[in-house]
RNA sequence: UUACCUAACGGCCAAACCAUAAGCAAUUAUGGGACGGAAAGCCACGGGUCCUGCUUCGGCGGGAUAGCCGGGUUGCCCGU
Numbered sequence: 001u002u003a004c005c006u007a008a009c010g011g012c013c014a015a016a017c018c019a020u021a022a023g024c025a026a027u028u029a030u031g032g033g034a035c036g037g038a039a040a041g042c043c044a045c046g047g048g049u050c051c052u053g054c055u056u057c058g059g060c061g062g063g064a065u066a067g068c069c070g071g072g073u074u075g076c077c078c079g080u
Base pairs, nucleotide, nucleotide: 003080004079012037013036017032018031019030020029021028022027035067041073042072043071045070046069047068048065049064050063051062052061053060054059
């Protein structure tokens, strides 16, 4: 340096649920809370799922999800 990475140390993130706020909604933000996570860091590029507008019902748009999968990109500790 590259690849892999069982256990451990120190740290990191935070599902459901609750409160408040935003949104038509999916959902998001903050606080509480931990089911879990070694990329559960980041990017909506491909697929999936969900919401929504229009529709000649064939589809065409807009949005959400990175904790659904793949891909891209960056990266910590121990060990081999």

A computed fold for an 80-nucleotide RNA from a Desulfobacteraceae bacterium, annotated as c-di-GMP-I riboswitch aptamer.
Its mean pLDDT, the model's own confidence on a scale to 100, is 82.
The sequence was found by an Rfam model in a public genome assembly.
Taxonomically the source falls in Desulfobacteraceae (Bacteria, Pseudomonadati, Thermodesulfobacteriota, Desulfobacterales).